[in-house]
C1' cells in the first nucleotide's frame, strides 16, 4: 500500500430512498409492595464527517475519518 466488512441513544441492535427510526438493556418517575427485589404504565436520549444524485438520504453513490479481517 492492495482488497472486503462495519460506523445508528450510555450499551446491544432492527430499519436498504417518503411514515412518529422500532426493540432489548440500562436510566428516570408513578403504580404494585411493610421495604427491597420481581412485576405493570410512562418519560428522556441516536442515524461519524464532508460532497454529489434525487421532489425527498440513516438508506443511493464519491471522499474523508475511525475500527475489524485478509493478502503482501
Nucleotide at each position: 500500500g492492495g482488497c472486503u466488512c462495519c460506523a445508528u441513544g450510555g450499551u446491544c441492535a432492527a430499519g436498504a430512498g417518503g411514515u412518529u427510526a422500532a426493540g432489548a438493556c440500562a436510566u428516570c418517575g408513578c403504580c404494585c409492595u411493610u421495604u427491597c427485589a420481581c412485576g405493570g404504565c410512562g418519560g428522556u436520549a441516536a442515524c461519524c464527517c464532508g460532497g454529489g444524485u434525487u421532489c425527498a438520504a440513516u438508506u443511493c453513490c464519491c471522499g474523508g475519518u475511525g475500527g475489524a479481517g485478509u493478502c503482501a